[in-house]
The prediction has a mean pLDDT of 82.
This is a predicted structure of a 72-nucleotide RNA (transfer RNA) from Candidatus Blackburnbacteria bacterium RIFCSPHIGHO2_01_FULL_43_15b.
NCBI's taxonomy places the organism under Bacteria, Bacteria candidate phyla, Candidatus Blackburniibacteriota.
It was read from a public genome assembly.
Rfam family: tRNA.
RNA sequence: GGCGCCAUAGGCAAGUGGGAAGCUAGGAGACUGCAAAUCUUCCAUGAGCGAGUUCGAUUCUCGCUGGCGCCU
Numbered sequence: 001g002g003c004g005c006c007a008u009a010g011g012c013a014a015g016u017g018g019g020a021a022g023c024u025a026g027g028a029g030a031c032u033g034c035a036a037a038u039c040u041u042c043c044a045u046g047a048g049c050g051a052g053u054u055c056g057a058u059u060c061u062c063g064c065u066g067g068c069g070c071c072u
Base pairs, nucleotide, nucleotide: 001071002070003069004068005067006066007065010024011023012022018055026042027041028040029039030038048064049063050062051061052060
């Protein structure tokens, strides 16, 4: 230098055009003599950033940034 893959909540992670699942951590409550465990509930103003396409974008396209890999 060329090519490919990845980027979603504090952490892990599914989804892949129209409702952002789940686990874990954390907050609140129930239970308990106190805890642990268990149960209930809350927790992403927007999916790395910016543009484009579309009635509508986490999803498709382009650029940039970062990470990983392959080739030279």